This is a predicted structure of a 97-nucleotide RNA (Glycine riboswitch aptamer) from an uncultured Synergistales bacterium. It was read from a public genome assembly, where an Rfam model found it. Its Rfam family is "Glycine riboswitch aptamer". From the family's description: This family represents the bacterial glycine riboswitch.
[in-house]
RNA sequence: UUGAAGGAUACGGGAGAGAACUUUUUUAUUAAAUUAAGUCGCCGAAGGGGCAAGAAGCAAGCGCGAAACUCUCAGGCAAAAAGACCGUACCCGGACA
Numbered sequence: 001u002u003g004a005a006g007g008a009u010a011c012g013g014g015a016g017a018g019a020a021c022u023u024u025u026u027u028a029u030u031a032a033a034u035u036a037a038g039u040c041g042c043c044g045a046a047g048g049g050g051c052a053a054g055a056a057g058c059a060a061g062c063g064c065g066a067a068a069c070u071c072u073c074a075g076g077c078a079a080a081a082a083g084a085c086c087g088u089a090c091c092c093g094g095a096c097a
Base pairs, nucleotide, nucleotide: 006092007091009089010088011087012086013085018040020039021038022037023036026033027032041077042076043075047073048071049070050069054064
């Protein structure tokens, strides 16, 4: 069960933080954009890592143990793209809640 958990697809909403500086490629020529490196400063809501209480037990140890917490590896810091999460539609699923 007039279909919960969980998952897929489409559409919509969706925060934070330097349009940083130096050199360099290309277009160009007060400048600006762009390519590739380096230097610091930041953000947390893709992903990833870390941990509490806790149960049994005389006690200890090992292990299990969540997140929007935390770390910033990755990713990001104008716009674009991405974006946890939420909503709507529909599909899978079939009680695994």